[in-house]
Molecule: transfer RNA
Organism: Candidatus Parcubacteria bacterium
RNA sequence: GCCGGCAUAGCUCAGUUGGUAGAGCAACCGCCUUGUAAGCGGUAGGUCGUCGGUUCAAGUCCGACUGCCGGCU
Numbered sequence: 001g002c003c004g005g006c007a008u009a010g011c012u013c014a015g016u017u018g019g020u021a022g023a024g025c026a027a028c029c030g031c032c033u034u035g036u037a038a039g040c041g042g043u044a045g046g047u048c049g050u051c052g053g054u055u056c057a058a059g060u061c062c063g064a065c066u067g068c069c070g071g072c073u
Stems, first nucleotide, its partner, number of pairs: 001072007010025004019056001027043005049065005
């Protein structure tokens, strides 16, 4: 230099054919327990890497850029 993949909650990851974002763990509150852990119920937590474009509507489609990983030379 060229090619491919990934970027979504604190962490690990889903999100189908574009229709307004979820799970598990962690955190917090409650129940249970003599108490702790475990278990059960609930609550909160998001600029979907950045900037543009398409669209009535973008996590999803298109372009550029940034970072990480892999391959080729």